Annotation:
Model confidence (mean pLDDT): 85 of 100. c-di-GMP-I riboswitch aptamer from a marine sediment metagenome, 83 nucleotides, folded computationally. The sequence is in RNAcentral, with records from MGnify. It matches the Rfam family "c-di-GMP-I riboswitch aptamer". Its family is annotated with cyclic-di-GMP binding in the Gene Ontology.
């Protein structure tokens, strides 16, 4: 990239589990995915138990080093394949 074949992930929701939380993972289930295959490197966006950082203290508050690759960039690999 074609209304083309062969296959392939699975969103919300249920559910067991991990985790402070975002969230991840298992099963169930398809909203949708041509990289919705792979790395959190830039931005962003979520969350704050510890650390820190305000604070006399604590409480509030901030802060990511945690989390999204189904936010966007940019990277790297890959199947099919007409006109």
């Nucleotide at each position: 990239g074609a209304u083309a074949a062969u296959a392939c992930c699975a969103a919300a929701c249920c559910u067991g589990u991990u985790g402070a939380a975002a969230a991840g993972c298992g099963g169930g289930g398809a909203c949708g995915g041509a990289a919705a295959g792979c790395g959190g490197c830039g931005g962003g966006u979520c969350u704050c138990a510890c650390c820190u950082c305000c604070u006399u203290u604590c409480a509030c508050g901030a802060c990511a080093a945690g989390a999204u690759g189904g936010c966007c960039g940019a990277g790297c690999u890959a199947c099919c394949g007409a006109a």